[in-house]
C1' cells in the first nucleotide's frame, strides 16, 4: 500500500416576479427542484431500494397512550424525432410526476414531526485480521 471484518461519522434539491383577493410563497401567468444502485451510453418518468403512510408479531412499558424491531403491504409520472452497433438514460421538442399533518385560502419549493429516519457509497476516522 492493498483485501476483508466490525463500530462510529458524513451524505437532498427548490417559490422570484406579476395577477385575483381582506387574506395566497398554498389560487392563476410565468419560475425553479430532482436521493441511491442498476442499465449495451449519463434516467426524477425503465428496473429495483430509500424516505412516508398501513398492519401482523415480538419486546419495553402497561390504564391509556407512546417507544423499538423483524416481517408483509402501499408507494407518482413520457412521449415524437434525430445520432449510435447500442439509449423510454444522449441530442431537438413537446408533455408529466412529486407523502403525512399544519396554514385566514387548495403547498413537490413556506412551517412541522425532523438536533429523526436512510437507501447507497473507488466518502472519512478508528480498531482488527491477511499479504
Nucleotide at each position: 500500500u492493498c483485501a476483508c471484518g466490525u463500530g462510529c461519522u458524513c451524505c437532498g434539491g427548490g417559490g422570484u416576479c406579476g395577477g385575483u383577493g381582506c387574506a395566497a410563497c398554498u389560487c392563476c401567468g410565468a419560475a425553479c427542484c430532482g436521493g441511491c444502485g442498476g442499465u449495451g451510453a449519463a434516467a426524477g418518468u425503465c428496473c429495483g431500494c430509500g424516505a412516508c403512510c398501513c398492519g401482523u408479531c415480538u419486546g419495553c412499558a402497561g390504564c391509556c397512550a407512546g417507544c423499538a424491531g423483524c416481517c408483509g403491504g402501499u408507494u407518482g409520472a413520457c412521449c415524437u424525432g434525430g445520432u449510435g452497433g447500442a439509449a423510454c438514460u444522449c441530442c431537438a421538442g413537446g408533455a408529466c410526476c412529486g407523502a403525512c399533518g399544519g396554514u385566514g385560502a387548495a403547498a413537490g419549493u413556506c412551517c412541522g414531526g425532523a438536533u429523526g429516519g436512510g437507501a447507497g457509497g473507488u466518502a472519512g476516522c478508528a480498531c482488527g485480521u491477511g499479504c
Molecule: FMN riboswitch aptamer (RFN element)
Organism: Auraticoccus monumenti